[in-house]
RNA sequence: GAACCGGUCGCUCAGAUGGCAGAGCGGCUGAUUGAAGCUCAGCAGGCGCAGGUUCGAUUCCUGCCCGGUUCACCA
Numbered sequence: 001g002a003a004c005c006g007g008u009c010g011c012u013c014a015g016a017u018g019g020c021a022g023a024g025c026g027g028c029u030g031a032u033u034g035a036a037g038c039u040c041a042g043c044a045g046g047c048g049c050a051g052g053u054u055c056g057a058u059u060c061c062u063g064c065c066c067g068g069u070u071c072a073c074c075a
Stems, first nucleotide, its partner, number of pairs: 001071007010025004019055001027043005048064005
């Protein structure tokens, strides 16, 4: 340098043929407890960045950034 895969709550991952973004764990609050733990109820928190298309983009297109794999170059 080229090709491909990926980037989504704090973490691990889903998802959406373009129309309200989810789960588990974790966090916070409450219930329970002598206090904790367990359990139960509730709450907060997220689509890598910038453009484009569109009535509408997390999803499609382009560029860039980051990570991974392979190849090439180098030696």

Predicted 3D model of a 75-nucleotide RNA (transfer RNA) from Deinococcus arboris. The coordinates come from a structure-prediction model, not an experiment, and the mean pLDDT is 82. The RNAcentral record of the sequence draws on ENA. It matches the Rfam family "tRNA". Gene Ontology term of the family: triplet codon-amino acid adaptor activity.